[in-house]
RNA sequence: AAAAUAGAGAGCUAGGGUUCCGAUGUCAUUUAUUAGUGGCGUGACUGGUCCGAGAGCUUUCGACCUUGAAGUUUCAAGGUUACACGGCGGGACAAAAGCCCGGGAGAC
Numbered sequence: 001a002a003a004a005u006a007g008a009g010a011g012c013u014a015g016g017g018u019u020c021c022g023a024u025g026u027c028a029u030u031u032a033u034u035a036g037u038g039g040c041g042u043g044a045c046u047g048g049u050c051c052g053a054g055a056g057c058u059u060u061c062g063a064c065c066u067u068g069a070a071g072u073u074u075c076a077a078g079g080u081u082a083c084a085c086g087g088c089g090g091g092a093c094a095a096a097a098g099c100c101c102g103g104g105a106g107a108c
Base pairs, nucleotide, nucleotide: 007061008060009059010058011057012056015051016050020048021047022045023042024041025040026039027038028037029036062081063080064079065078066077067076068075069074083103085106089101090100091099
């Protein structure tokens, strides 16, 4: 001086909307009446299902280093896995989003 690696999965949360459930408004229907059933709406309806972080948390695996034992291939213990400000716009699923484009454009 140059090159390579700096990773992946799972669970959860911030957050998100509205397929489904529930809630709720209205109309119709059944009924002695209420409850019930169905249609059309409402997510500035708390919620359940659902989506969900590069720069959030936890954990598992992987990678690297040290030591020891083995010794063809390895095994065990310990350690490391850093830093990270970020649009507009577009995309998917029912729809939206800190999801994906994207550690992007840009800034320092």

Source information: The RNA shown here (Guanidine-I riboswitch aptamer) has 108 nucleotides and comes from Marinomonas piezotolerans. The coordinates come from a structure-prediction model, not an experiment, and the mean pLDDT is 82. Its Rfam family is "Guanidine-I riboswitch aptamer". On this family, see Reiss et al., Structure 2017: "Structural Basis for Ligand Binding to the Guanidine-I Riboswitch". Lineage of the source: Bacteria > Pseudomonadati > Pseudomonadota > Gammaproteobacteria > Marinomonas.